Context: one part of a larger RNA
RNA sequence: CACCGCCCGUCAAACCACGAAAGUCGGGAGCGCCCGAAGGGAUGCGUAAGCGUCACUACGGUGAGUUCGAUGAUCAGGGUUAAGUCGUAACAAGGUAUCCGUACCGGAAGGUGCGGAUGGACCACCUCCUU
Numbered sequence: 001c002a003c004c005g006c007c008c009g010u011c012a013a014a015c016c017a018c019g020a021a022a023g024u025c026g027g028g029a030g031c032g033c034c035c036g037a038a039g040g041g042a043u044g045c046g047u048a049a050g051c052g053u054c055a056c057u058a059c060g061g062u063g064a065g066u067u068c069g070a071u072g073a074u075c076a077g078g079g080u081u082a083a084g085u086c087g088u089a090a091c092a093a094g095g096u097a098u099c100c101g102u103a104c105c106g107g108a109a110g111g112u113g114c115g116g117a118u119g120g121a122c123c124a125c126c127u128c129c130u131u
Stems, first nucleotide, its partner, number of pairs: 003094001005091001008087002011084001013081004019075002023071006031063004039056001041054005097118009
């Protein structure tokens, strides 16, 4: 403080973090294709020096994906905040007992239907236990 009590949800305001989002930007690892230095390898010619060919390959270019991050009009809910709005759902039989599941409906708490629980008050009766 103690029914002039407690308390629920929508709506309005401020702040916080997160989610979704057409896209935009950037990073990582890999893959396909193109190009292909030096180099070693294979191979051809040559007596030889050497000259060719082939595949590999650094860098570079390009394509479709994958993954991580930043940003993003807008959307949705969540949290927090002395004195905002609407109602009054719950707590007493809370003024329709409450609660659970489910379906539908409604500004909001919520309402109604069906099934279930008593963790419901009052009255009466029955059974058992104690005195």